[in-house]
RNA sequence: GCCCUCGUGGCGCAACUGGAUAGCGCAACGGAUUCCUAAUCCGUAGGUUGCAGGUUCAAGUCCUGUCGAGGGCA
Numbered sequence: 001g002c003c004c005u006c007g008u009g010g011c012g013c014a015a016c017u018g019g020a021u022a023g024c025g026c027a028a029c030g031g032a033u034u035c036c037u038a039a040u041c042c043g044u045a046g047g048u049u050g051c052a053g054g055u056u057c058a059a060g061u062c063c064u065g066u067c068g069a070g071g072g073c074a
Stems, first nucleotide, its partner, number of pairs: 001073007010026004019057001028044005050066005
């Protein structure tokens, strides 16, 4: 230098062939239970989907550029 894969709440991951309000677990916070703690149960908040554009009625998903991580070739 060229090619491929990945980037989604604090962490780990889903989201089909573009479709309806982006979900799940853990963690956090509040409550119940307990003498207290843990465990368990109920609830709450937290996401400009790496960033910037484009296509579309509609983009996490498609296209372009760019940044980062991993891998391959030279």
Notes:
Transfer RNA from a subsurface metagenome, 74 nucleotides, folded computationally. Model confidence (mean pLDDT): 80 of 100. Its Rfam family is "tRNA". By type it is a transfer RNA. The sequence is in RNAcentral, with records from ENA and MGnify.